[in-house]
RNA sequence: CUUAUCAAGAGUGGCGGAGGGACAGGUCCUAUGAAGCCCGGCAACCUGCGUAUUUUAUACACAAGGUGCUAAUUCCUGCGGAGUUUUCCGAGAGAUGAG
Repeated sequence: CUUAUCAAGAGUGGCGGAGGGACAGGUCCUAUGAAGCCCGGCAACCUGCGUAUUUUAUACACAAGGUGCUAAUUCCUGCGGAGUUUUCCGAGAGAUGAG
């Protein structure tokens, strides 16, 4: 840079000790214990394996390997449009996978 996904799912565990939720604002979580690490779990993007069809790819299943994730919709808003009390749609930004 390209592309797909982002309304579901997942611990009353151990170590650890104060911060965390990308950025800004808001707001929320946190000593009834933050970050981080370990274990467990979830999911099924890639590899692998199996079944069916077969223009050899697609669909479904498993979850051994590589990632990822495991408060709140990607916590909300951040730009544009419709409506204009509430709200809805799209984009951008961000995250993750594959290339």
Description: SAM riboswitch aptamer (S box leader) from uncultured Ruminococcus sp., 99 nucleotides, folded computationally. Of the family's consensus pairs, 97% are formed in the model. Rfam family: SAM riboswitch aptamer (S box leader). From the family's description: The SAM riboswitch is found upstream of a number of genes which code for proteins involved in methionine or cysteine biosynthesis in Gram-positive bacteria. The RNAcentral record of the sequence draws on MGnify. The prediction has a mean pLDDT of 84.